Predicted 3D model of a 513-nucleotide part of an RNA (large-subunit ribosomal RNA, domain I) from a Bacillota bacterium. The gene name in the source record is rrl. The prediction has a mean pLDDT of 83. The RNAcentral record of the full RNA draws on ENA. The organism belongs to Bacillota, within Bacteria. Rfam family: Bacterial large subunit ribosomal RNA. Gene Ontology terms of the family: ribosome and structural constituent of ribosome.

[in-house]
Context: one part of a larger RNA
């Protein structure tokens, strides 16, 4: 110092194990907000530092439920509540300090400073309550410049907005480049990303100037799936990009203004708005079947014997592995008060034929340059808007992928519309050839500690033991720490706490140098 063989320390890996996650089903639910939201600061406890609660405060008030124990996590200690029903759930209500759209004016959020009117008072101070932004819209009452009038502006009263959100999906504005094209400029990404607007629980679409046939028919609003089909097609005809119709489903629904006038005849049916009442469910619960002994253990639920229940042998717990302990499960049952709104009722309002009468103009449509259509200007219809030019009036128009004519189909230029259709922050319930503490979310008490001037960035860290029985007393030690004695199945579970692997240190003992 090496090897080797033994016992030890640090380590924390491995096993087990879940309080947390991860992704999905089926319900529900889809909005909060000037009646002050969301999110906050700051408070509130006998003793109070975080955290959940809660606002002059660990709580008030009432209706139910449910119960003998309570005064969160969270122990002691003190003081108190409680069968004259406390705590606890649950259902309605009061109370809600300052901030924040934040709105009385300011403002460096949680601050500062005001008006008005009322009340309290001997008062002018103070001290409580209500008010008092701005825009839009209606109304009224007023009103300049500028003489009437009028118009701007004032003021008042009604009604409404504002802001927040779930990094979802919805519309509509705007609108890239990286990259592909083996370079690149058409062209692709992509009308995607980003940014702004709105809006509902879904939005948007939607009741034919439609599809379609070919001189014969036929379908009948929209919307979503499947096929059609990687077809037709489009395309520096390269990369690429890609319908429809027709078929089979899922849902089903149609009206309204403009203008339906007049006359006339028939029918009481269906669909609509409102208003009141209201079942199921839903926010607390209730009831709910059968096992006993010995054995081995620290413990039985394990082994042994013998029974039992089952519309209930899901599943968790309980000192080990329970169908019959426990809490559930199966089934049965329950609301004072709130939400809920399936069927029903009552006003109101409404059908149909025939004559008749109506029937959306700077539109439609064209010329130019341009966007969207799968379709890149093409033979390019067909939508849209810009610039300009600009119809006809149902005996008329428009479409059927230039155009022209037959013929078929349709009637722009006004509006509404449920359902099937997308998505899940949120609630309640289930599920998992998902994870199991370098995994699963960043996060198993994190948007935390910490960086950072801010935008913003972002962790590690889980386990005694059934049960604190958490070691009382004595010994060394200034204390750490250590030995006894206890406890405990077990302290080689002792709080630096299940297992304790390796690297790394160290001790002993033996060979070697």
């Nucleotide at each position: 110092g090496g090897c080797a063989c033994a016992g030890g320390g640090c380590g924390a890996a491995u096993g087990c194990c879940u309080u947390g996650g991860c992704a999905c089903c089926g319900a529900g639910a889809g909005c909060c907000g000037a009646a002050g939201a969301a999110g906050g600061a700051c408070g509130c406890g006998a003793c109070a530092a975080g955290c959940a609660g809660c606002g002059a405060a660990a709580g008030c008030c009432u209706u139910g439920g449910u119960a003998a124990g309570a005064a969160g996590c969270a122990a002691a200690u003190a003081u108190u509540c409680a069968a004259a029903g406390a705590a606890c759930c649950a259902g309605g209500g009061g109370u809600g300090u300052c901030c924040g759209a934040a709105u009385g004016g300011g403002g460096a959020a949680a601050c500062c400073c005001g008006c008005u009117u009322a009340a309290g008072c001997a008062a002018a101070c103070c001290u409580u309550a209500a008010g008092c932004a701005u825009c839009a819209u209606a109304u009224a009452u007023u009103g300049a410049a500028a003489a009437a009038g009028a118009u701007a502006g004032a003021u008042a009263u009604a009604u409404g907005a504002g802001g927040g959100g779930a990094a979802a999906g919805c519309a509509g504005g705007c609108g890239a480049a990286c990259u592909g094209a083996a370079a690149c400029a058409u062209c692709u990404a992509a009308g995607u990303a980003a940014c702004c607007u709105g809006a509902a629980g879904a939005a948007g679409a939607g009741a034919a100037a439609g599809a379609a046939a070919a001189u014969a028919a036929u379908c009948g609003a929209u919307u979503c799936u499947c096929c059609a089909a990687g077809u037709a097609g489009c395309g520096g005809c390269g990369a690429g990009c890609g319908a429809a119709c027709a078929g089979a489903g899922a849902a089903a629904a149609g009206c309204c203004c403009g203008a339906g006038a007049u006359a006339a005849g028939c029918a009481a049916a269906a669909a609509g708005a409102c208003u009141a009442a209201g079942a199921a469910g839903a926010u607390a619960g209730u009831c709910g079947a059968a096992c006993u002994u010995c054995c081995u253990g620290g413990g039985a639920a394990g082994g042994a014997a013998g029974a039992c229940c089952g519309a209930a042998g899901a599943a968790a717990g309980u000192g080990a592995a329970a169908g019959u302990c426990u809490u559930g499960u199966a089934g049965a049952c329950g609301a004072a008060a709130u939400c809920g709104g399936a069927g029903a009722a009552g006003u109101c309002a409404g059908g149909c034929u025939u004559a008749g009468a109506a029937a959306g103009a700077g539109u439609a449509c064209c010329a130019c340059a341009g966007g969207a259509c799968a379709c890149g200007a093409g033979a390019a219809a067909u939508c849209c808007g810009g610039u300009g030019g600009g119809a006809a009036g149902a005996a008329a128009g428009g479409a059927g992928g230039c155009c022209c004519g037959c013929c078929u189909c349709c009637u722009a230029a006004g509006g509404c519309u449920a359902a099937a259709u997308a998505c899940u922050a949120c609630u309640c319930g289930g599920u998992g050839a998902c994870c199991g503490a370098u995994a699963g979310a960043g996060a198993a008490c994190a948007g935390u500690a910490c960086c950072g001037u801010g935008a913003g960035g972002g962790a590690a860290a889980g386990g005694u033991g059934a049960a604190a029985a958490g070691a009382a007393c004595c010994c060394c030690g200034g204390g750490a720490g250590g030995g006894g004695a206890g406890u405990g199945a077990a302290a080689a579970a002792g709080a630096a706490c299940c297992u304790g692997a390796a690297a790394c240190c160290c001790u002993g003992u033996g060979c070697c140098g």